RNA sequence: AGAAGGAAAACAUCGAAUCCCCAUAUAUGCUAAGGAAUUGGCCUUAGUGUCUCUACCCGACACCGUAAAUGUCGGACUAUGCGGGAAAGCAACUUUUGG
Numbered sequence: 001a002g003a004a005g006g007a008a009a010a011c012a013u014c015g016a017a018u019c020c021c022c023a024u025a026u027a028u029g030c031u032a033a034g035g036a037a038u039u040g041g042c043c044u045u046a047g048u049g050u051c052u053c054u055a056c057c058c059g060a061c062a063c064c065g066u067a068a069a070u071g072u073c074g075g076a077c078u079a080u081g082c083g084g085g086a087a088a089g090c091a092a093c094u095u096u097u098g099g
Base pairs, nucleotide, nucleotide: 001097002096003095004094005093014089019084020083022081023080024079025078026055029048030047031046032045033044034043035042040064041063049056057075058074059073060072061071062070
C1' cells in the first nucleotide's frame, strides 16, 4: 500500500491525532578536568544519578567586590502508567497479499 471481514439504515458503543489533572522517575541534581567573565556569575568535555529514552537549563533576587567561588526561590521537558476532556472515522481491531 492492496484485498476480505468488521459493516447493519440510524442511534449507541468503540475511538486515532491533540489537550489537561495526577502518580512514578530526577533532586532540571552531583562529581571531575580545562577555559572564560566580574558591566559578571558562564563555556566545552567526561563521568554519575533513573527497573528509563531524553534532558540536566532559564529568569528574578541574594551574595561576592576585582577574587574565585556561588546561593535561594520560581518555572519545564522527556519516559511510563491511571483518570478526564475532545473528536476524525469505509474508524479501531482481525485475517491475508505485495513492497
A computed fold for a 99-nucleotide RNA from Viridibacillus arenosi FSL R5-213, annotated as Purine riboswitch aptamer. The same sequence occurs in records of 2 taxa. Rfam family: Purine riboswitch aptamer. Rfam 15.1 lists 4,097 matches to the family in 1,411 species. The RNAcentral record of the sequence draws on Rfam and Ribocentre.